[in-house]
């Protein structure tokens, strides 16, 4: 950061940082300085990596000097007699000298290097430690006398291709071997035995020519020492598995012998049975161990490359020789596998030294120079050797440092990009341009330290040689490091990200594609998340990406976690090991604590300080190294050992409980069944029914029997058990807690890994038993099905003896013990104290509560609080309590328990909503009461659907369907066909020009429009009109209502909020809830809440009533004229239209809480919001509408745009909504003929009068309207029909016709004759309406040329009924439950099918490890005989042991396997609806 609408907990997953021997991509300037086959201990070509001493020796094969230079050989040239003769050359000679190949001889080759296979081990690391070795050094100690025989070389000869080797002769040694001589050396029976050696080399001297002396040096010998390196035993630490629990016969141990440098069963013989394991033996699987690196605050976790230490290997296995030291990387035998040669008859070889090859792999370098320097071997040395080692070279792999440039510079230039686009913003002082600067590259000159030694040479000491000083001598690296000129900004940036986390944003592309992603997650037409740009962030010669390991993870919790509900208490008890334990005192000192003293290699880490120009690196000191061991001391704790106490614990007496357990015996009801009796037709069951019993007598009643099983009332929130669990009553037997005395004993306790006993129902196995219920099972019902629920039946089973299982939501989902920590209130058993009151106290057994606790819920002395102790036990869901192995069981199964794999969640508690086939409580024409309808019929009209070239488009449960549309013949219009137009028509401003254009007329043509005539403006002279010209905006009823604007709806439903306080850890609650009341969150009371605010109601309009004021076009009572309010006259009334009055539970009386109101009357035109309107909260369905209109965005431009013709929108098997008209007497028809209101009227309204059956036609009065006009109102009353398809309905059709209109065919509307269909009140089901309401009747009026049954207004007549809230609908509050939050149209189980993906089982096959028996038995030491000259060596011969081989037989660890089981994942399949709400059967 991610669970959730949102919260808090709990839990996993991911991420920031840090690391590296690192690979990969994209980029790449320089230097220092470190580091490089983690993979195949797989294989290797070539070269090199161990020698060295001539001052151990015989010697002479090369090479050089020396001395000889004879004979003899070759070539050359000259002479000629052609085989002599002369010259030159080379060759030939002496080991004499410097040297020196092979060889003997010494010393080293055991060191340096390399790897890390094996090993879990005294291998390692750390302490101490006896029973031992040690060449070469180091200081001592005594000798160094005098003989001998071999041997390789070399010479001869022989065999083989080679590798080699075999034989004779002959010679040397610091090479072997004897003698002599020796101790403080070794052996010892304490007499005494035994026991070494070598020379070389420089100087001198002497005699003399090879010997002796001096004298210096190197070597050897003997000893005991040291030092140094090794061998050996031994405390303690040192990986994972118990799904590995029992190993082991030379094993353990002992007495003896060999062996060995040395101790041991090391190794053999006898003896004894022991040795090791739950504090993990054995066996298996990983692995070299340490210092130290790398993460962390730390504890710790990870690693174990480079550099040290230690160990362990050298192609694989074994095995010994040499030797101080090896079982030997560059040494030997043997077997074995793989390569080479080969004359096939034999041989040769091991790069896990430095380089280097191929191959493996993501990957890891040069077949480089030097021995100048350190260091190591030989040597007196000089020097040889040295892939040890110093440098170079390749690589950005790591770390450190450097630079790529500094400073001015705004017209804030230009490109680019981005916006709200006349112009801003950014890039960005960035360039450009001016001035400086020169690290670095680059050139050119100079140019290091690293050098001490040795050797020579000189002087100096003392003594010929040693020991000092001076000078020369000696550098791979490398002309390097560095220096100083010169030269120019000149040679030098990039890589990832930019949704959150995590620092950085816009734009076009794409449209769940292509793709991105480390999590959450992004994309399905406006992507800050893909791809590119522009810009901007980090970092920088690098930058990213993967691994890989700590950390963050207190996410294994020793620091420093948990276990009611989140994962987690064992079902219960007893108990062994082991842990952990009361009170006093004394000794001890093993934990403990303290001081010392050793060790805890160095290098690293850390401090100081130096040295490279800083830094990485390094150099020096210091500190550290938290550990191990000695000593010495201290005694408080625990331990240990002894004494003692009485509180824990236990026993004892007494007393008293209880459905404590076993075993036996009784009892009554009820059921069933059996008989007998009464008695008749049902009975039983269910929501209804049905199967089932019943006329062969059932159910019912009553007797009488049997029979198995459970024990009503008491009875409880009681009681007892350890936990399962335990109920009629008596008896025996046994167990226990309690209480009381305070008698006794004297920590005897607690708690428990393993192990043992109990252990519900089910089930299992023998034998009874079997009345009622009652799994399977079988019938009837329900169901779309119903393998359930319900009924009727019914078999195991249930009961009882024995004898398995051992599990359960075995629960308080809470381990066992002990102490401690306010208060109220019950119930059970004692006891004080006689007592039921009181009080007090023990033991248990419930409730509510403080303090604490705790995610919260809650827990709260019976703890989930403070503490102690022992045990169990979790560490993310899923896979899975599943496979495998083990154990256990007759089985069924239990128990112990995983992994692949897959997911980010998965779960706890609360909160808020929302839902519930949960509950309260209320409201509304919601039900119900009543009244009319709709659904049947014909027509209107709308919508589906179907039809068409099109039958434009939208609307689609309530909230589309007489909706958009308030009116489709043309127009409208948007569709469709046909022909035509194209910066085009139209428009509107502005500008140019110019008088034509227009209108008439002809032709084509459906028109559009196209081609042809005629005609040629006006004018107040200011334009006007019309065409053109130019600039300017094109148009689109084409998509997106899911990008919006604005309108509309739910809905006049009563409800939505906020400050403040207050509460909760928080989400949130409180207020708004509760008691009443209301149409109302409307008041009223209470209340940690008090206010407020949008709503509601009030305020507004119009109606009723009534005043006032105003009277014309309105009226007309009085007056007067008169057919008429028609004059005069009048405004009283009516009306009209201003303005006020009135209604407010105000009054009165019940009733209620003294309240708010509610009922009931009075008075009042109106009474309890008077009726009606307008008024529309917070939000909600992504709800409708881009085709009203506005608009982003995207689409079209000779067409998706315009403009014209005819058509379509008006079709029609069909279905369905909303009406109109009916079916008829409440009527129809005829005839009278009274009473309205709201409108509306100029391209209109149209009177009177004529004419027509009529529709209408003529007329033209009046009227711009309280004045004329539409206008008649209809219902109503009076008469007639008299129940019929009718004098009802009027569809439908035929003809005639009238209006309107350019134009009635598709397609208007109305008349008049004629025809006269369906239809007799309408099935499930459904709708409207509560009072001037329904219903019934008419009128107006917008649209509009003409069309109304629709819409929208008016007013006339004018009811029923409402008990009531049980039920349906929908809405409001409270309140419960939940797996819901897109909110039940939710969620969400499984089994079928289908891709994939790991896994189990498998007939069986491959292949690797291990053990155990037997064969066989190399090489080797050993033993043992034998030969040889006594002994020894060598040889022969053989014997036990062994490597590898090979037969069996089993163990285990992996691969493959036809089949086959489940399991996970996958968009929308399939059947169904378990779960989640009382989930509809909890």
């Nucleotide at each position: 950061g991610u669970u959730u609408g949102a919260u808090c907990a709990u839990g996993g997953c991911u991420c920031a940082g840090a690391u590296u021997g690192a690979a990969c991509g994209c980029u790449g300037g320089c230097g220092g300085u470190a580091a490089c086959u983690u993979u195949u201990a797989a294989a290797c070509a070539u070269g090199c990596a161990a020698g060295u001493c001539g001052a151990g020796c015989g010697g002479u094969a090369a090479c050089a000097g020396a001395c000889a230079u004879a004979a003899g050989g070759a070539u050359u040239c000259a002479g000629c007699u052609u085989g002599c003769u002369g010259a030159a050359u080379c060759u030939g000679g002496u080991g004499c000298u410097g040297a020196c190949g092979a060889g003997c001889g010494g010393c080293g080759a055991a060191c340096g290097g390399g790897u890390g296979a094996g090993u879990a081990a005294c291998g390692c690391g750390u302490g101490g430690g006896a029973a031992u070795c040690u060449a070469c050094c180091c200081a001592g100690u005594a000798g160094c006398g005098g003989g001998g025989g071999a041997u390789a070389g070399c010479c001869c000869g022989g065999g083989g291709a080679a590798a080699c080797u075999c034989g004779g002769a002959u010679u040397a040694a610091u090479a072997c071997c004897g003698c002599a001589u020796a101790a403080u050396c070794u052996c010892u029976u304490c007499g005494g035995a035994g026991g070494a050696a070598a020379g070389g080399g420089g100087g001198c001297a002497g005699c003399u020519u090879g010997c002796u002396g001096c004298u210096c040096u190197c070597g050897g010998u003997u000893u005991g020492g040291g030092a140094u390196g090794g061998g050996c035993a031994u405390g303690c630490g040192u990986u994972c598995u118990a799904u590995u629990a029992g190993u082991u016969a030379g094993u353990u141990g002992g007495u003896g012998a060999g062996g060995u440098a040395a101790c041991g069963g090391c190794u053999c013989a006898c003896c004894a049975a022991g040795a090791c394991c739950a504090c993990g033996a054995u066996a298996g699987a990983u692995a070299g161990g340490g210092g130290g690196c790398c993460c962390g605050a730390g504890a710790g976790g990870g690693u174990u490359a480079u550099c040290c230490c230690c160990c362990a290997c050298a192609c694989u296995g074994g095995u010994a020789c040499u030797g101080a030291g090896a079982c030997a990387c560059g040494g030997a035998c043997c077997a074995g596998a793989c390569u080479c040669c080969u004359a096939c008859g034999g041989g040769a070889g091991g790069c896990a030294g430095c380089a280097g090859u191929g191959a493996g792999g993501a990957a890891u370098a040069u077949u480089g120079c030097g021995c100048a320097a350190u260091g190591g071997a030989g040597g007196a040395a000089a020097c040889u050797c040295u892939g040890a080692c110093g440098c170079a070279g390749c690589c950005a792999u790591g770390c450190c440092g450097c630079g790529u440039g500094c400073a001015g510079g705004a017209a804030g230039a230009c490109u680019g990009c981005c916006c709200u686009a006349u112009g801003g913003g950014u890039u960005g002082u960035a360039a450009a341009c001016u001035g400086c600067u020169u690290u670095u590259a680059u050139a050119u000159a100079g140019g290091a330290a690293g050098a001490a030694c040795u050797a020579c040479a000189g002087c100096u000491a003392c003594g010929u040689g040693u020991a000092g000083c001076u000078g020369u001598u000696u550098g791979a690296c490398g002309g390097u490091a560095c220096u100083a000129u010169a030269c120019g900004a000149a040679u030098a940036a990039g890589g990832a990200c930019c949704g959150g986390c995590u620092a950085a944003c816009u734009c076009c592309g794409u449209g769940c594609c292509a793709g991105c992603a480390g999590c959450c997650g992004c994309g399905g037409u406006a992507a800050u998340a893909c791809g590119g740009a522009g810009g901007g962030u980090c970092c920088a010669a690098g930058c990213g990406u993967u691994a890989u390991c700590c950390g963050g993870a207190u996410u294994u919790a020793u620091u420093g976690g948990g276990u009611u509900u989140a994962a987690a208490g064992g079902g219960u008890c007893c108990g062994u090991a082991g842990g952990c334990g009361g009170g006093a005192a004394a000794a001890u000192a093993a934990g403990u604590c303290a001081g010392u003293g050793g060790u805890g290699a160095a290098a690293g880490c850390c401090u100081g300080c130096a040295g490279c120009u800083c830094a990485a690196c390094u150099g020096c000191a210091g500190a550290a190294c938290u550990g191990c061991c000695a000593u010495u001391g201290a005694a408080a704790c625990u331990g240990u050992u002894u004494u003692u106490c009485u509180u824990g614990a236990a026993u004892a007496u007494a007393g008293a409980u209880g459905a404590a357990g076993u075993g036996g015996g009784c009892g009554g009801a009820a059921u069933g069944u059996a008989u007998c009796a009464u008695g008749u037709a049902g009975c039983g069951g269910u929501g209804a029914a049905a199967u089932g019993c019943a006329u062969a007598g059932a159910u019912a009643u009553g007797a009488u029997a049997c029979a198995g099983a459970a024990c009503a009332c008491c009875g409880a929130u009681u009681g007892c058990g350890a936990a399962g669990g335990c109920a009629g009553c008596u008896c025996a037997c046994u167990a226990a807690a309690c209480u009381a005395u305070u008698a006794c004993u004297g920590a005897c306790g607690c708690u428990g890994a393993g192990g043992g006993a109990c252990g519900a129902a089910a089930g299992c196995g023998u034998g009874g038993g079997g009345a009622g219920c009652g799994a399977a099972c079988a019938g009837g019902a329900u169901u779309a099905g119903a393998u359930a629920c319900c009924c009727u039946g019914g078999u195991a089973g249930u009961c009882c003896a024995c004898g398995c299982c051992g599990u359960a939501a075995a629960c308080g989902a809470u381990g066992a013990u002990u102490a401690c920590u306010c208060g109220g209130u019950g119930c059970u058993a004692g006891c004080g104290a006689u007592a039921u009151a009181c009080u007090g106290u023990u033991a248990g057994u419930g409730c509510c509560u403080a303090a604490g606790c705790g995610a919260a819920a809650g827990c709260g002395a019976u703890a989930a609080g403070u503490a102690a102790u022992c045990c169990a036990c979790c560490u993310g869901g899923g896979g899975a309590g599943u496979a495998c192995g083990g154990u256990c069981g007759c089985a069924a199964g239990a128990u112990u328990g995983a992994a692949a794999c897959u997911c980010a969640a998965a779960g706890g508690a609360a909160u808020u909503g929302a839902c519930g086939g949960g509950g309260g409580c209320c409201c509304g024409c919601a039900c119900a009461a009543g009244c009319g309808g709709u659904g049947g019929a014909g027509c209107a009209u709308g919508u589906g659907g179907u039809u068409u070239a099109a039958u434009u488009c939208g609307a689609u449960g309530a909230u589309a369907c007489g909706c958009g549309a308030g009116g489709a013949a043309c127009c409208u219009u948007a569709c469709c066909u046909g022909g035509g137009c194209u910066u085009a028509a139209a428009u509107g401003u502005a500008u140019u020009u110019u008088g034509a254009c227009a209108g008439a007329u002809u032709g084509g043509g459906a028109a559009a429009c196209c081609a042809g005539u005629c005609c040629u403006u006006c004018u107040u002279c200011g334009g006007a009109c019309a065409a053109u010209u130019u600039a300017c905006a094109a148009g689109g009823u084409g998509c997106u209502g899911c990008a919006u604007g604005g309108u509309u709806u739910c809905g006049u439903c009563a409800g939505c909020u906020c400050g403040u306080g207050c509460u909760g850890u928080g989400a949130g609650a409180u207020g708004u809830u509760g008691g009443g009341u209301u149409a109302a969150g409307u008041c009223c009371c209470g209340c940690a809440a008090c206010g407020a605010g949008c709503g509601c109601a009030a305020c507004c309009c119009c109606u009723a009533u009534c005043u006032u004021c105003a009277g014309u076009u309105g009226c007309c009572a009085u007056c007067g004229g008169u057919u008429c309010g028609c004059c005069g006259g009048g405004c009283a009334c009516u009306c009209u239209g201003a303005a006020g009055g009135a209604a407010c539970u105000g009054c009165c009386g019940g009733u209620g809480a003294c309240a708010a109101g509610c009922c009931g009357g009075a008075g009042g035109a109106a009474g309890g919001u008077g009726g009606g309107g307008a008024u529309g909260a917070c939000g909600u369905c992504a709800a409708g509408u881009c085709c009203u209109c506005a608009u982003g965005g995207c689409c079209c431009u000779u067409a998706c745009g315009g403009g014209c013709u005819g058509g379509g929108c008006u079709a029609c098997a069909c279905a369905c909504g909303u009406g109109c008209u009916a079916c008829a007497a409440u009527g129809g028809c005829g005839g009278u003929g009274a009473c309205a209101a709201u409108g509306g009227g100029a391209a209109g309204c149209g009177a009177a009068g004529g004419g027509g059956c009529g529709a209408c036609c003529u007329g033209g009065a009046g009227c711009c309207a309280a004045u004329c006009c539409c206008c008649a109102a209809a219902a109503g009353c009076c008469g007639u029909c008299u129940c019929a398809g009718u004098u009802c309905g009027g569809a439908u059709u035929g003809c005639a016709c009238u209006c309107u209109g350019c134009a009635a065919c598709u397609c208007g509307a109305g008349u008049g004759c004629a025809u006269g269909a369906a239809g007799g009140u309408g099935g499930a089901a459904u709708c409207g309406c509560u009072a001037g309401u329904a219903a019934u009747c008419g009128u107006g009026g917008a649209u509009c040329a003409g069309c109304a049954u629709g819409c929208c207004a008016c007013g006339g007549u004018g009811a029923a009924u409402a008990c009531g809230u049980u039920c349906c609908c929908g809405g409001g509050c409270c309140u419960u439950g939940u797996a819901c939050a897109c909110a039940c149209c939710g969620c969400c189980c499984g089994u079928c099918a289908c891709a994939c993906c790991a896994u189990g089982g498998g007939a069986g096959u491959u292949g690797g490890u291990u053990c155990u028996a037997c064969c066989c038995g190399a090489a080797g030491a050993c033993g043992a005989g034998g030969u040889u000259u006594c002994a020894a060596a060598c040889c022969c011969u053989u014997g036990a042991c062994c490597a590898c081989g090979g037969u069996a037989u089993a163990g285990u660890c992996a691969g493959c396997g036809a089949c086959u089981g489940g399991g996970g994942u996958g968009a929308a399949g399939u059947c169904a609806u378990a779960a989640c709400a009382a989930g509809g059967u909890a």